[in-house]
RNA sequence: AAGCGACAAAGGCAAACCCGCCGAAAGACGGGGACGCAAAGCUAUAGGGGCUACCAGCGCAGCAGCGCUCAUGCCAGCCAGUUACCGCA
Numbered sequence: 001a002a003g004c005g006a007c008a009a010a011g012g013c014a015a016a017c018c019c020g021c022c023g024a025a026a027g028a029c030g031g032g033g034a035c036g037c038a039a040a041g042c043u044a045u046a047g048g049g050g051c052u053a054c055c056a057g058c059g060c061a062g063c064a065g066c067g068c069u070c071a072u073g074c075c076a077g078c079c080a081g082u083u084a085c086c087g088c089a
Base pairs, nucleotide, nucleotide: 003088004087005086012037013036017032018031019030020029022027035077041082042081043080047079048078049075050074051073056069057068058067059066060065
C1' cells in the first nucleotide's frame, strides 16, 4: 500500500413511527425516537436498478373524473463509483 473487520479503543450515523413544515406525489428538511449500519460518509439526465406522475399527449366519459405513456422530479439505509477513522483478532 492493498486486503480484512473482532464482546478492542475513540467516536459517528439514525430505520419504522409521532409532531412540525415544504411538495401534486415520490420524498426532503427540523425535533423526538432507535431498527440497524465498518462507510447507513460523499456522488443521481452523464453506470445499473427502483419510486412518483404535477405538466403534457392519447383514450373513455356529457363535466372537471378515470385509465395508459412520459422525469433534467425522488430514492445511495438497492447494487455501484469514490474518499476515509481504528487496528491486525
The RNA shown here (c-di-GMP-I riboswitch aptamer) has 89 nucleotides and comes from Paenibacillus turpanensis. The model forms 95% of the base pairs in the Rfam consensus. Model confidence (mean pLDDT): 86 of 100.